About this RNA
RNAcentral holds the sequence, with entries from Rfam. This is a predicted structure of a 90-nucleotide RNA (c-di-GMP-I riboswitch aptamer) from Noviherbaspirillum denitrificans. The source organism's lineage runs through Bacteria, Pseudomonadota, Burkholderiales, Oxalobacteraceae and Noviherbaspirillum. The model forms 100% of the base pairs in the Rfam consensus.
RNA sequence: UCAUCCGCAGGGCAAACCGGUCGAAAGGCCGGGACGCAAAGCUUCCGGCCUAACAGGAACGACGUUCCUCAUGGUAGCGGGGCCGCCUUC
Numbered sequence: 001u002c003a004u005c006c007g008c009a010g011g012g013c014a015a016a017c018c019g020g021u022c023g024a025a026a027g028g029c030c031g032g033g034a035c036g037c038a039a040a041g042c043u044u045c046c047g048g049c050c051u052a053a054c055a056g057g058a059a060c061g062a063c064g065u066u067c068c069u070c071a072u073g074g075u076a077g078c079g080g081g082g083c084c085g086c087c088u089u090c
Stems, first nucleotide, its partner, number of pairs: 003089001012037002017032006035077001041083003045080003048075003055069006
């Protein structure tokens, strides 16, 4: 420098759940906690999935309530694509 399937070692991340906090919600963040993860590092470009505040529509005479549609909100620990990368060297 290239490669790095498998093994050993060092280190890394952290599901559910609990507490706090932000949010309309889905969910995020912080602390605890470990189900798992070799990209469980970053990125919504594509598909999927979750939510439906705003907006539009409907019903009830209005206020208002309920329902339907919608992502501009999420999910990278659902999959694909893109970017980047630590240790080991048996």